[in-house]
RNA sequence: GUGCAGCGCGCCUAGGGAUCCGGUCGACCACGACGCAGGACCAAGAGGCGCAAGCCGGACAAAAACGGUCGUCGACCGGCAUAGUCCGGUGACACGGCGGGACAAAAACCCGGGAGAC
Numbered sequence: 001g002u003g004c005a006g007c008g009c010g011c012c013u014a015g016g017g018a019u020c021c022g023g024u025c026g027a028c029c030a031c032g033a034c035g036c037a038g039g040a041c042c043a044a045g046a047g048g049c050g051c052a053a054g055c056c057g058g059a060c061a062a063a064a065a066c067g068g069u070c071g072u073c074g075a076c077c078g079g080c081a082u083a084g085u086c087c088g089g090u091g092a093c094a095c096g097g098c099g100g101g102a103c104a105a106a107a108a109c110c111c112g113g114g115a116g117a118c
Stems, first nucleotide, its partner, number of pairs: 008051005015042002020039002022036001023034004054090007066078005093113001095116001099111003
């Protein structure tokens, strides 16, 4: 310098708006206004907790094939066998726009571990 592969899920929170329920106000209904410390909803790659893929180590461990022995179409043995099962460990690091997008709408959601920077 180039190429390939990977960076998952659940619950929660920072945060977020306003379809639904409720609330306050406009005298009432209809209607309208207001995110309103409510219900509910969305929600983090770089937030929390847990789990998982993968990887490392250990123990156990087939069938088939191969090799060997016996003597015969089988039996036995062998490999730090392998697949696999279980146990333990690991499961890292991470500065980041503008702008656009979805749902009713917004966001630290998605574009995006992007552009860019170091």
Molecule: Guanidine-I riboswitch aptamer
Organism: Roseibium sp. MMSF_3412